[in-house]
RNA sequence: GGACAUUUAGCUCAGCUGGGAGAGCAUUCGGGUCACAUCCGAAAGGUCGCAGGUUCGAACCCUGUAGUGUCCA
Numbered sequence: 001g002g003a004c005a006u007u008u009a010g011c012u013c014a015g016c017u018g019g020g021a022g023a024g025c026a027u028u029c030g031g032g033u034c035a036c037a038u039c040c041g042a043a044a045g046g047u048c049g050c051a052g053g054u055u056c057g058a059a060c061c062c063u064g065u066a067g068u069g070u071c072c073a
Base pairs, nucleotide, nucleotide: 001072002071003070004069005068006067007066010025011024012023013022019056027043028042029041030040031039049065050064051063052062053061
């Protein structure tokens, strides 16, 4: 220098062909218990790596760019 993969909640990750942003764990609150744990219910938490474009509408398509990993030279 080139190719491919990946980047979504504090962590691990879904998101099918463009239209509702989600799960588990963690955190907080409540239930429960003599008390704690397990268990049950609820809540909070996100400018979907960043910038621009296409579109009525973008996590998803296009362009550029950054981080990480693998490979080639």

The RNA shown here (transfer RNA) has 73 nucleotides and comes from a Lachnospiraceae bacterium. Its Rfam family is "tRNA". By type it is a transfer RNA. The organism belongs to Lachnospiraceae, within Bacteria. It was read from a public genome assembly.